[in-house]
RNA sequence: UGCGAUAAAGGCAAACUCGGUGAAAGCUGGGGACGCAAAGCCACGGGUCUUACCACGUUAUGGUGAAGAUAGCCGGGAUGUCGAAU
Numbered sequence: 001u002g003c004g005a006u007a008a009a010g011g012c013a014a015a016c017u018c019g020g021u022g023a024a025a026g027c028u029g030g031g032g033a034c035g036c037a038a039a040g041c042c043a044c045g046g047g048u049c050u051u052a053c054c055a056c057g058u059u060a061u062g063g064u065g066a067a068g069a070u071a072g073c074c075g076g077g078a079u080g081u082c083g084a085a086u
Stems, first nucleotide, its partner, number of pairs: 003083002011036002016031006034072001041077002044075003047070005054065003
C1' cells in the first nucleotide's frame, strides 16, 4: 500500500415518529436502530426523484429544456481509525 477480523477503542444512523422548513423531491432538530470499514466529505460522470419560477410542447398530463434534490443508487476524487489472516 492492497486488504477487512466472532479483534480493540470508538463512530454513524434506515424505517417509523414528534417539531421546524420547502411548491415538491427533500433538508433539519429530538426520539429510534435497519444496517454501514469510510452509511465521514465532494454533485465530476451515470441513474433515480421533484416542478414553484422561466422557455417549449399538449385537449389535458413534469412531456422536453432548465432549475433543484439524492453521497444510505452506482462509478469517481481527496482525507481518515485499527492491524488478525493474506
A computed fold for an 86-nucleotide RNA from Desulfosporosinus sp. UBA4726, annotated as c-di-GMP-I-GGC riboswitch aptamer. Its mean pLDDT, the model's own confidence on a scale to 100, is 89. It was read from a public genome assembly, where an Rfam model found it. The source organism's lineage runs through Bacteria, Bacillati, Bacillota, Eubacteriales and Desulfosporosinus.